[in-house]
RNA sequence: AGAGUUUGAUCCUGGCUCAGAACGAACGCUGGCGGCGUGCCUAACACAUGCAAGUCGAGCGCGAAUCCUUGCUUCGGCAGGGUAGUAGAGCGGCGAACGGGUGCGUAACACGUGAGUGAUUUCCCCUCAAGAAGGGGAUAACGUACCGAAAGGUUCGCUAAUACCCUAUAAGCUCCCGGAGGUUCGUGCCUCGGAGAGAAAAGGUUGAAAAGUCGCUUGAGGAGAAGCUCGCGUCCCAUUAGCUAGUUGGUGAGGUAACGGCUCACCAAGGCGACGAUGGGUAGCUGGUCUAAGAGGAUGAUCAGCCACACUGGGACUGAGACACGGCCCAGACUCCUACGGGAGGCAGCAGUGGUGAAUCUUGCGCAAUGGGCGAAAGCCUGACGCAGCAACGCCGCAUGAGCGAUGAAGGUCUUCGGAUCGUAAAGCUCUGUCCUGGGGAACGAAAAGCAGGUGAAGAACCUGCGCUGACGGUACCCCAGAAGAAAGCACCGGCUAACUCUGUGCCAGCAGCCGCGGUAAUACAGAGGGUGCAAGCGUUGUUCGGAAUUAUUGGGUGUAAAGGGUGCGUAGGUGGCUCUGUAUGUCUGUUGUGAAAGCCCGGAGCUUAACUCCGGAAGCGCAGUGGAAACUACAGAACUUGAGUCCCGGAGAGGAGCGCGGAAUUCCUGGUGUAGAGGUGAAAUUCGUAGAUAUCAGGAGGAACACCGGUGGCGAAAGCGGCGCUCUGGACGGAGACUGACACUGAGGCACGAAAGCGUGGGGAGCAAACAGGAUUAGAUACCCUGGUAGUCCACGCCGUAAACGAUGGAUACUAGAUGUCACGGGAACUGACCCCUGUGGUGUCGUAGCUAACGCCUUAAGUAUCCCACCUGGGGAGUACGCUCGCAAGAGUGAAACUCAAAGGAAUUGACGGGGGCCCGCACAAGCGGUGGAACAUGUGGUUUAAUUCGACACAACGCGCGGAACCUUACCUAGGCUUGACAUCCCGGAAAGCCUGCUGAAAGGCGGGUGUGCCCUUCGGGGAAUCCGGUGACAGGUGCUGCAUGGCUGUCGUCAGCUCGUGUCGUGAGAUGUUGGGUUAAGUCCCUCAACGAGCGCAACCCCUGUGAGUUGUUGCCAGAGACACAGUCUCGCACUCGACUCAGACUGCCGGUGUCAAACCGGAGGAAGGUGGGGAUGACGUCAAGUCCUCAUGGCCCUUACGCCUAGGGCUACACACGUGUUACAAUGGCCUGCACAAAGGGCAGCGAAAGGGAAACCGGAAGCGAAUCCCAGAAAACAGGCCACAGUUCGGAUUGAGGUCUGCAACUCGACCUCAUGAAGCUGGAAUCGCUAGUAAUCGCGCAUCAGAACGGCGCGGUGAAUACGUUCCCGGGCCUUGUACACACCGCCCGUCACACCACGAGAGUUGACUGGACCUGAAGUCGGUGGCCGAACCGUAAGGAAGGAGCCGACGAUGGUAUGGUCAGUGAUUGGGGUGAAGUCGUAACAAGGUAGCCGUAGGGGAACCUGCGGCUG
Repeated sequence: AGAGUUUGAUCCUGGCUCAGAACGAACGCUGGCGGCGUGCCUAACACAUGCAAGUCGAGCGCGAAUCCUUGCUUCGGCAGGGUAGUAGAGCGGCGAACGGGUGCGUAACACGUGAGUGAUUUCCCCUCAAGAAGGGGAUAACGUACCGAAAGGUUCGCUAAUACCCUAUAAGCUCCCGGAGGUUCGUGCCUCGGAGAGAAAAGGUUGAAAAGUCGCUUGAGGAGAAGCUCGCGUCCCAUUAGCUAGUUGGUGAGGUAACGGCUCACCAAGGCGACGAUGGGUAGCUGGUCUAAGAGGAUGAUCAGCCACACUGGGACUGAGACACGGCCCAGACUCCUACGGGAGGCAGCAGUGGUGAAUCUUGCGCAAUGGGCGAAAGCCUGACGCAGCAACGCCGCAUGAGCGAUGAAGGUCUUCGGAUCGUAAAGCUCUGUCCUGGGGAACGAAAAGCAGGUGAAGAACCUGCGCUGACGGUACCCCAGAAGAAAGCACCGGCUAACUCUGUGCCAGCAGCCGCGGUAAUACAGAGGGUGCAAGCGUUGUUCGGAAUUAUUGGGUGUAAAGGGUGCGUAGGUGGCUCUGUAUGUCUGUUGUGAAAGCCCGGAGCUUAACUCCGGAAGCGCAGUGGAAACUACAGAACUUGAGUCCCGGAGAGGAGCGCGGAAUUCCUGGUGUAGAGGUGAAAUUCGUAGAUAUCAGGAGGAACACCGGUGGCGAAAGCGGCGCUCUGGACGGAGACUGACACUGAGGCACGAAAGCGUGGGGAGCAAACAGGAUUAGAUACCCUGGUAGUCCACGCCGUAAACGAUGGAUACUAGAUGUCACGGGAACUGACCCCUGUGGUGUCGUAGCUAACGCCUUAAGUAUCCCACCUGGGGAGUACGCUCGCAAGAGUGAAACUCAAAGGAAUUGACGGGGGCCCGCACAAGCGGUGGAACAUGUGGUUUAAUUCGACACAACGCGCGGAACCUUACCUAGGCUUGACAUCCCGGAAAGCCUGCUGAAAGGCGGGUGUGCCCUUCGGGGAAUCCGGUGACAGGUGCUGCAUGGCUGUCGUCAGCUCGUGUCGUGAGAUGUUGGGUUAAGUCCCUCAACGAGCGCAACCCCUGUGAGUUGUUGCCAGAGACACAGUCUCGCACUCGACUCAGACUGCCGGUGUCAAACCGGAGGAAGGUGGGGAUGACGUCAAGUCCUCAUGGCCCUUACGCCUAGGGCUACACACGUGUUACAAUGGCCUGCACAAAGGGCAGCGAAAGGGAAACCGGAAGCGAAUCCCAGAAAACAGGCCACAGUUCGGAUUGAGGUCUGCAACUCGACCUCAUGAAGCUGGAAUCGCUAGUAAUCGCGCAUCAGAACGGCGCGGUGAAUACGUUCCCGGGCCUUGUACACACCGCCCGUCACACCACGAGAGUUGACUGGACCUGAAGUCGGUGGCCGAACCGUAAGGAAGGAGCCGACGAUGGUAUGGUCAGUGAUUGGGGUGAAGUCGUAACAAGGUAGCCGUAGGGGAACCUGCGGCUG
């Protein structure tokens, strides 16, 4: 410090996710030791048991038991002494308000920080000052009597005090009334002085005493502690906007330690609030802690400070201090005891229990240390505390061994079978001893206190000596001995992210933080081997911060990504020109106080180190006081003119409002002319018209809108404004001066305006036109089209307040190159004038530099550079929805969430693909023609069906006479049956035998069981060995047409013989990419030319190759025969090689020549010559790639599967089935024909297991025969159509030949299933073929025959060959396919794309809902405990007064006020639940349509209104996205 994830790719926006650190944690697996910390975050839920606050006899009065002992005794016991003035309770004093716990409540002076108290208190402690005199009466304990189950209580009697009371005294104190001086901002404070009133006390102890000491009373001061007040700071919600009657203030009184509405009476009517009152929610606050670079964010365990609370609520008492955790009273809930009458209790102290919960410890030891209470002290008490226990809960440290050790052992895993790896790892050898075990030694923490001495004013402190005390603990630590022994796991290994293979599984099981893995080769699941990371831990989960500049102060944005308010006026607020003076608010600077300790940071020190602890420092960015500075800001004062405004002159303008006027057109009415149609559409129909339409003429009525001018022209804040005139009126602009003197800018709330639609009332209504009706279209058509047509559109008044209200761009000011239009006004020059030219200001456009921008683009009218103010945004959906509130007559508008859900949603640009977008251009693509298919019969292939099997593959074009170029057996892969198991085939090993040949039985065969014959080759040491082959055997292995063509190679089809596909360098772009390859011409062609930020190049095109067309040369047999000769008259033979032909080598054609067109080009058109002319014709040749196209059954091959079978052999069957359907063909339907007779002319092939001649036989298939020929020689081999002649005469025929019967031929072991052919007989359908569809552009189509491959035999198929030989092409609008450019796109699996809504089903969360339940809360009323305060007749009433009677103080009781709880009726808020209901979200392949994306097939969208199953449709206005 970043990374992953939207796309085919790119840049951007933007969310989600990850890597880090942390934790009072929990869970899973694992677990050796030690140190230091930490440990109920949930139920402030309920608690058994024990302990947690006592102490003082040196304040006081009482005062045992038990036991021992002595004496007496009636033997029951009694008395005395000791135990013992002990235990014990009581009176009294101090403490119990500290310490310890918890975080309920609290949004508050509660906390933090800084001030104030001139408005206060303070037990104990310290210092100083003054004092302590004289009296008195009670009371508890105790005793007695009694009540009660208990708790406890009552009567009478006795007694003490440092308990209580009275009197005296009063330095000083308090109160009241005066005086003088000083001082303060100030009610006041200080000093001096006067009069009056009031309030004190206690003793104990040591001592012989003196005296000491501890106490007591009053006052002053200090220290520490506390109360109160104030400034500032301290969470969320405005869908909480108004709150408040003791409320705000005053006067007086009461009350308090003290100010104060704190309380009361009276008076006034205030007080708080957008700088957020009130209300609601949540929460103890802080030092700090975690995180972060910081700013911040989160948090408030442990430690420390403050606050609050102590079962819940209320209350006071005591006291220096409490409204009191281990006190009291009352009420309530709960628990316990009870004799039922009544009582007791409060762990949020330490342990512990139950319970909640994912989850949090021992009913331990000790007061040895530190601290606290009491005491003169010893000492006692102390669950504070010190220690120990439990828990890997955290941090820190240590160990689980070290060295050597390669046959790289065994074993595991992988393997390309060679090996690699675990791996020096182990074993083995040598060593060490942390930890562990045994034994021994052994602490620090301890110094006080106490006693003695010294010193000192001191008995304080200090020094010296003596000397008591340790829970932890015989622990830490040290020594000796033994022993590698008892001591490693967890997570991960697709990317992010370090780490890879095998096996299993097969969209299953599962994983997953995000992206995503898994559908038979998974580095992603599970296991294993190996590896990576951390390590006594490792992972997971949860939470916080970070990364996140993803709330942006530091540090973001708003044209199109989310985001500028529809527009203006203006309030508060924010901001603000220039000069001077002053002040000192902010600001800057010095200094003072404070900012507790701990923590963080720095330096040092102590535990072996570290964690931890200790010491010192720094810091704490803050607050307050004080001194100073005065630039800026602010404030006060004064001045200025440039910002702003006012006045004058001028012209421009659809600016606004009102009132009039005008013509054109539509419609209607009246009349005329006139006749059969009109209207409307893609085509029609509804409709109008013979009752006279449409058309046309004249006249009239009425409403609405204003052609031309008219223009990115004008005006207005926006919405918006358009005939002409008049009246009223707003604003801007230009010009020249004068005046005011910052008067300015922006603008939350607020107010006003605000298209269309819509609403209310009343008018108006020509045209248009939601709704509606009809006609069409259509599968349907609630639409688009047509005919009608109502609201409405228009006017007046009043509402509504929204639009794609858009420049999708808030307002203001300043600055930053220009060029060129246009509008308004002005200046200059010129002119008679209008233009033109130069120039200024203001508006409105286009282009463009810098700059900006993700890009597109913007660019003085900024989206540039800056400042100020306002508004708004923070992922998509849910949703601009719900609820609440405000507004509205309504429609609805404004404000405006959440649950849930997704890993994206988006912007711009790029390359493609696509378009019922455009342009250009090709192709038998259409058109023009010729012939077919689709109908028939048959052949053949396929589907389907059938079957034991009908083997398998191929499926639009590009499967279907395809693999198959040839299934009777074989082939053959299928089925049935019979057999074999190292196998039919390969290699290796062992034993035997040569091999081979003949043959018997059995069997369907394979096979099984036998018999005979035969001995070879090489070497030899003569034993034997070896090679080939065969038989038997063992195991490695063979074998598989079994699966996967979606694991593959190779080969092939197709787009397509279409003209394309790319690269290097350069350039442009952030980038994907672009350029080149586009453009202008041209071509069959990315063919060529020209131009050009491109220049070149490659694969394709073309050419080079083959056949064919012309000629030449050479050659001349098996070919040829012009000429010569011979002859059996056949080129048969001899010459011959001219010709034909064959073969080889050449020539020829290149737009080369001419003319024209064209850019001086490329090229095209025409012509000449030529056998051939613009690629002469045909073939071979198939770019980058596409279709997961086809093939594992040609072959090869990974993986998987079978192994006495999914292998192999054999026989028979099947692949040939047959109701059907389709494809491809053959033959026909006839006279351009059929049949018969005669007769002519090919090419290209094939031939030895072959072609097979001639005789001969047969009606024929064929038989027969054997010549010739490995073939320019012989054979197949007769070409056929054609031509000539004859018959047939339009018919199911002399057409057609299917089917069937009979008889034959041939091949072959074998023609039954299931061959071909021949003859005779039979003679079916069919008379030219619906929708639809195929081929072909010239030697082509059509037609005719011939040959070949395969093959024993078996073509109507396939591949070739020649014969005869047409028609047509105007043309490119349309269909199909393709190429290039361009455009739009929401497509990229790429239009067979994407995608919307209703409906149906399932699940989820939410809203409404008759209600219902609960919590909190408001005001009203009733009740009114305890208690305090006030009142009070009678009653009680030791101390004081009084001789007494009596009185005073006080008390109980009663009354009143306040008052907790409870209750009554009624509101509010929140939450739960609710029949039903509403929309929303998510789901696998559901249903209906096709709305959107392309001109998406009616351009889309926005607002509004109506309508409709639904997407939607239509009207009106608006926008261009």